RNAcentral holds the full RNA, with entries from MGnify. A computed fold for a 578-nucleotide part of an RNA from a marine eukaryotic metagenome, annotated as large-subunit ribosomal RNA, domain I. Model confidence (mean pLDDT): 82 of 100.

Context: one part of a larger RNA
RNA sequence: AGUACAUGGUGGAUGCCUUGGCGUCCAGAGCCGAUGAAGGGCGUGGCAUAGCUGCGAAAAGCUCCGGGGAGCCGCUAAGCGGGCUUUGAUCCGGAGAUAUCCGAAUUGGGAAACCACCCAGGAUUCAUCUCCUGGGAACGCGCAAGCGUGGGCAACGCAGGGAACUGAAACAUCUAAGUACCUGCAGGAAAGUAAAGAAAACUCGACUCCCCAAGUAGCGGCGAGCGAACGGGGAAGAGCCUAAACCGGUAUAGUGCCAAGGAUACGGCCGUUGCUAUAUCGGUGUUGUUGGGAGCUACUGAGCUGACCGUAAGAAGCUCAAGGAGUUACAAAUUCUGUUUUUAGGCGAAUGGCAUGGGAAGGCCAGCCGCAGACGGUGAGAGCCCGGUAGCCGAAAGGAACAGAACUCCUGUAGUUAUCCCGAGUAUCACCAGACACGAGAAACCUGGUGUGAAUCCGCGGGGACCACCCCGUAAGGCUAAGUACUACUGGACGACCGAUAGCGUAAUAGUAGCGCGAGCGAAAGGUGAAAAGUACCCCUUUUAGGGGAGUGAAAUAGUACCUGAAACCAUGUACUU
Numbered sequence: 001a002g003u004a005c006a007u008g009g010u011g012g013a014u015g016c017c018u019u020g021g022c023g024u025c026c027a028g029a030g031c032c033g034a035u036g037a038a039g040g041g042c043g044u045g046g047c048a049u050a051g052c053u054g055c056g057a058a059a060a061g062c063u064c065c066g067g068g069g070a071g072c073c074g075c076u077a078a079g080c081g082g083g084c085u086u087u088g089a090u091c092c093g094g095a096g097a098u099a100u101c102c103g104a105a106u107u108g109g110g111a112a113a114c115c116a117c118c119c120a121g122g123a124u125u126c127a128u129c130u131c132c133u134g135g136g137a138a139c140g141c142g143c144a145a146g147c148g149u150g151g152g153c154a155a156c157g158c159a160g161g162g163a164a165c166u167g168a169a170a171c172a173u174c175u176a177a178g179u180a181c182c183u184g185c186a187g188g189a190a191a192g193u194a195a196a197g198a199a200a201a202c203u204c205g206a207c208u209c210c211c212c213a214a215g216u217a218g219c220g221g222c223g224a225g226c227g228a229a230c231g232g233g234g235a236a237g238a239g240c241c242u243a244a245a246c247c248g249g250u251a252u253a254g255u256g257c258c259a260a261g262g263a264u265a266c267g268g269c270c271g272u273u274g275c276u277a278u279a280u281c282g283g284u285g286u287u288g289u290u291g292g293g294a295g296c297u298a299c300u301g302a303g304c305u306g307a308c309c310g311u312a313a314g315a316a317g318c319u320c321a322a323g324g325a326g327u328u329a330c331a332a333a334u335u336c337u338g339u340u341u342u343u344a345g346g347c348g349a350a351u352g353g354c355a356u357g358g359g360a361a362g363g364c365c366a367g368c369c370g371c372a373g374a375c376g377g378u379g380a381g382a383g384c385c386c387g388g389u390a391g392c393c394g395a396a397a398g399g400a401a402c403a404g405a406a407c408u409c410c411u412g413u414a415g416u417u418a419u420c421c422c423g424a425g426u427a428u429c430a431c432c433a434g435a436c437a438c439g440a441g442a443a444a445c446c447u448g449g450u451g452u453g454a455a456u457c458c459g460c461g462g463g464g465a466c467c468a469c470c471c472c473g474u475a476a477g478g479c480u481a482a483g484u485a486c487u488a489c490u491g492g493a494c495g496a497c498c499g500a501u502a503g504c505g506u507a508a509u510a511g512u513a514g515c516g517c518g519a520g521c522g523a524a525a526g527g528u529g530a531a532a533a534g535u536a537c538c539c540c541u542u543u544u545a546g547g548g549g550a551g552u553g554a555a556a557u558a559g560u561a562c563c564u565g566a567a568a569c570c571a572u573g574u575a576c577u578u
Base pairs, nucleotide, nucleotide: 001577002576003575004574005573006572007571008570009569015563016527017526020498021497022495023494024493025492026491027490028489029487030486031152032151039102040101041100042056043055044054046080047079050076051075052074062096063095064094065093066092067091071084072083073082107116108115109114117136118135119134120133121132122131123130138149139148140147141146156187157185158184159183160182161181167174171221197204198203208235209234210233211232212231218226219225239479240478241477242423246283247282248281249280250279251278252277253276254275255274261270262269264312265311266310267309268308288457291421292420294417295416296415297414298413299412301320302319303318304317305316322411323410324409325408326407334406335405336404337403338402339401340400341399342398343397345393346392347391351366352365353364354363367384368383369373375387376386377385429451430450431449432448433447434446438464459474460473461472462471463470514521515520534562537549538548539547540546
């Protein structure tokens, strides 16, 4: 020096565990903000006060109402000193009060958490200074009073813009893809929606989503690839309001021969009335078998009024009745009652013994409950020990849904004539684009740019160039729940999901420490024991190190560098080899 064995050290693998994650499903909730948000700064505890949590100068809290019932003064984290509590504390739920400074930040400024100013009122002062309370941004609408907006937020949504890698085995049309990404805006969903539709049957009948049709018909350097619809089956189900014609009111302008008009007839009477245009408001009206208006005809519950006067008749108006409807569209606001549910909770069955053991829930013996043998805990494996579980019960106050009542709103019908109306720089057309599964193609339909530019029902659009016949629809205004998408957030359940190099980056003072000028990047780190019972006392030592006794404990080779404790590596002892 090596080899082997033994005993240790070091190290932290492995096993076991789980406070934490991951995923799915169900339900809820789906917004917060000038009444100042999200997110922060700084404070705040009797003592020491670093971090977390809570809170805000009324500062681990204040008030009220409920629940609950014996302890409590949050955690790391024990101590000292004090206090509260059956006159019900701590704790849990509901409603309030307070709520510093920054931040949309909004009196002005600003290098966020700071500085400065004006107005009104107050405190103090002889007075100023100083301090306190309230107000002081901009924009939109509105005569004004006043109302609204701004910023944040995971995904889902609509819209305005819009790639490339890639694929085509290269690459340019094409693809990737209207994807990623940027921007704007909104809602709990959004969008879309009540046929100028789809079709070709004896037609269907808003929109949205799913399954099929179908990888079909098609499109395509007919390459790579892209890829419908009709129709069928389901989910859900809901329809409405306007513009115009016509009537009336108001305002302005124009016009006007006592003419026209004043609902009708006659007579009187009136005269800033009338007529036209524009604007606006109210009524009417809303359809495709066209519909509506106006005119005419017929019919229609009750009462009252009945236009300057008289007479006649009756239009019209008001009230009631009758009928219908309603708070998401179709007009719109509020209150009350009830039920269900939610935000704290409550009751809740049934077991003992013996031995082993540190400890019984495991073993043996003998029982019991069960609408409860889910689960978790308890000194080893518990239906009957604890919390719970099945089942049943519960709200002063707040939320949600539903129902009812109050309340509110609406109400002539039919026929005929073909005089009036039926959404204009629109439709169409031309050129150029986009979008349609459809790449210019035979390329319709839809949308846009530029130009041109109609018709009003004997009208107009469509049926994939175009024409005819036929059929379908009624554009150029608007609103609309449900079925559908998503999950930052709340509750519950589950898992041939992970188990500390795994599972979220984070099981822990984690988006922390640290790094970077910055955008940003971004860790490591779990386990004594059933219980701290965390080693009184003695000894060694320069020692707040370390150790030996003693003691605790089932165990200390479980001693806080703590479960198990592999290997590399190190040491000691013994044997052997050289």